Annotation:
The RNA shown here (transfer RNA) has 73 nucleotides and comes from Candidatus Woesearchaeota archaeon CG1_02_57_44. Its Rfam family is "tRNA". It is annotated as a transfer RNA. The source organism's lineage runs through Archaea, Nanobdellati and Candidatus Woesearchaeota.

[in-house]
RNA sequence: GUGGCUGUAGUGUAUUCCGGCAGCAUGUGGGACUGUGGAUCCUUUGGACCGGGUUCAAAUCCCGGCAGCCGCC
Numbered sequence: 001g002u003g004g005c006u007g008u009a010g011u012g013u014a015u016u017c018c019g020g021c022a023g024c025a026u027g028u029g030g031g032a033c034u035g036u037g038g039a040u041c042c043u044u045u046g047g048a049c050c051g052g053g054u055u056c057a058a059a060u061c062c063c064g065g066c067a068g069c070c071g072c073c
Stems, first nucleotide, its partner, number of pairs: 001072007010026004020056001027045001029043004049065005
């Protein structure tokens, strides 16, 4: 230089195929329980790598870029 794959809450992971309110676990904050802590229960919080395009509507489709992994040169 070039081809392929991947990028979603702090962390891990569904949803992408077939466009239609982004979910689960864990974690953070608060509370219940307890002599204290842990465990358990209730509640709260927080996310589509970046930019643009298509569309009534984009995590999903298209274009460009960035980062990681693998192959070729």
The sequence was found in a public genome assembly.